[in-house]
Formats: sequence, C1' cells, structure tokens
RNA sequence: GCAACUAAGGUGUUACUGGUGGCAUAGUAGAUUUCCAAUCUUCAGGAGUGGGUUCAAGUCCCGCUAGUUGCU
Repeated sequence: GCAACUAAGGUGUUACUGGUGGCAUAGUAGAUUUCCAAUCUUCAGGAGUGGGUUCAAGUCCCGCUAGUUGCU
C1' cells in the first nucleotide's frame, strides 16, 4: 500500500432477505421474608460516525473512524 471481516443499553447475544429491536445477566422500584438470599412483578437503559436510496434503513449503497486477519 491492497483486500476481507467486525463494530448493537454495563456485559453477552437473537431477529432477518427493509416494516413496532427481543432474550439473558446486571441495575431501579414493589411484593414475599423478622432480616438477607432466592422467587415473582414492574421500570429504565442500545445499532461506531457522516451522508445517500426508500413511504419506511440496525439491515441496502458510499465515505470516515477503530479493531482483527491475510497479501505485498
């Protein structure tokens, strides 16, 4: 220098052929308990970044950033 892949709540991960972003864990609040733990209920928290296409983009296209791998 070139190419491929990856980037999602604190953490791990699912969905798909574009149509309300789920689950687990952790966290908040409540119930239960003499208290704690466990259990049950509830709530909050998310698509690296900038554009494009589209009625609608985490998903398709382009650039950039960061990382991993390979080639030179």